[in-house]
Molecule: SAM riboswitch aptamer (S box leader)
Organism: Euzebyella saccharophila
RNA sequence: ACGUUAUCAAGAAAGGUGGAGGGAAUAGACCCUUUGAAGCCUUGGCAACCCUUUCCUCAAAAAGAAGGUGCUACAUUCUAUCCCGUGUUGGGGCAGAUAACAA
Numbered sequence: 001a002c003g004u005u006a007u008c009a010a011g012a013a014a015g016g017u018g019g020a021g022g023g024a025a026u027a028g029a030c031c032c033u034u035u036g037a038a039g040c041c042u043u044g045g046c047a048a049c050c051c052u053u054u055c056c057u058c059a060a061a062a063a064g065a066a067g068g069u070g071c072u073a074c075a076u077u078c079u080a081u082c083c084c085g086u087g088u089u090g091g092g093g094c095a096g097a098u099a100a101c102a103a
Base pairs, nucleotide, nucleotide: 003101004100005099006098007097008096013043014042015041016040017039021032022031023030026080027079028078029077044072045071046070049068050067051064052063053062054061076095081092082091083090084087
């Protein structure tokens, strides 16, 4: 790499650098962006998967945030395929992301 399991409409920004793109890929739509995109760096923050404590047969639950990740516009931005009672948050699948595990 492939795989297993869980989660994915909540939450959380400033500065420096950079200089034209960006929102994963394809198509369409919508949007962000020279009032400065991506990337990189610093500091902060969010969350609570791993983790810590308590409780506990287990499972679960409560609290925490030092450490390992992750995240910090928009639902994973929306649609694409299937099903239905056709929904401005219907349900599933594909693809993707993240974590833990496994190899």